[in-house]
Notes: This is a predicted structure of a 118-nucleotide RNA (FMN riboswitch aptamer (RFN element)). The model forms 100% of the base pairs in the Rfam consensus. The coordinates come from a structure-prediction model, not an experiment, and the mean pLDDT is 83. It matches the Rfam family "FMN riboswitch aptamer (RFN element)". Rfam links the family to the GO term FMN binding.
RNA sequence: AAAUUGUUUCAGGGCGAGGUGUGAUUCCUCACCGGCGGUGAAAGUCCGCGAGCCGAGCUUCGGCUGAACCGGUGAAAUUCCGGUACCGACGGUAUAGUCCGGAUGGAAGAAACAGAUU
Numbered sequence: 001a002a003a004u005u006g007u008u009u010c011a012g013g014g015c016g017a018g019g020u021g022u023g024a025u026u027c028c029u030c031a032c033c034g035g036c037g038g039u040g041a042a043a044g045u046c047c048g049c050g051a052g053c054c055g056a057g058c059u060u061c062g063g064c065u066g067a068a069c070c071g072g073u074g075a076a077a078u079u080c081c082g083g084u085a086c087c088g089a090c091g092g093u094a095u096a097g098u099c100c101g102g103a104u105g106g107a108a109g110a111a112a113c114a115g116a117u118u
Stems, first nucleotide, its partner, number of pairs: 001118002004115007016030004031098002033088002035049004044086002052064005068084005090101003
């Protein structure tokens, strides 16, 4: 240094103002937020993964699963800059990406430490 095994820790943000209404952080107008790895250069909207949902099983396996264009710079950007858009599980409740709940949960993955091997 590489691959490998184990342990531990960490690992998701956001409703503020006004309006209607008996009642809305749920509707309307404006506002606000963006997990992990990858990609010639930095990504909510590219590629993949996690989360979530469904089925079988209860170790796990299979299936489903959102959204972007235009212009500019450059060797290189659907990632930067400018402009205009769009998207966001399930249960609850006046219809929820932002409230409450499953969840003091799980997890992509990240870091540290330790063991043996080369």